[in-house]
RNA sequence: GUGAGGCGCGUCUAGGGUUCCGCUCCAGCGUUGGAGGCCUGGUCCGAGAGACGCAGGCGGCCGGUGCUUCGCGACAGCGAGGGCGGACGCCCCACGGCGGGACAAAAGCCCGGGAGAC
Repeated sequence: GUGAGGCGCGUCUAGGGUUCCGCUCCAGCGUUGGAGGCCUGGUCCGAGAGACGCAGGCGGCCGGUGCUUCGCGACAGCGAGGGCGGACGCCCCACGGCGGGACAAAAGCCCGGGAGAC
C1' cells in the first nucleotide's frame, strides 16, 4: 500500500424528545376542547468507543466409539485426524466533527470503528 472476513442479540443505564397518559394554564361544565416539554414524571426511542447476560469465535485439555478419513495388522484390534459433547481460559484497543435521515419528535439512535485527527 492492497484485498478478504468479523464487530450479533436481549435487558438496562447515560441521554432524548412529546404520539399517548399524567401535570399546568385557558375555555366549557354532559361528554370535553385548545395551548405548554424553558413540565418532575409513566408509555415510547436509546449508546462501536457505557453496564450485565446470552449467543458466537479462538485455544489447549477431557470424553465415549453410535459416525467418518487415513495408516498398521492374518484376525481381534491399535494409532492419528475429522465430526459430536463437556469443563476451563481468552475475545484487546478505540480522540472524533459539520451535515443529513427515521418515527409524533429528538437524541450518545442510523449514515458511522464514517470524514478527519493522532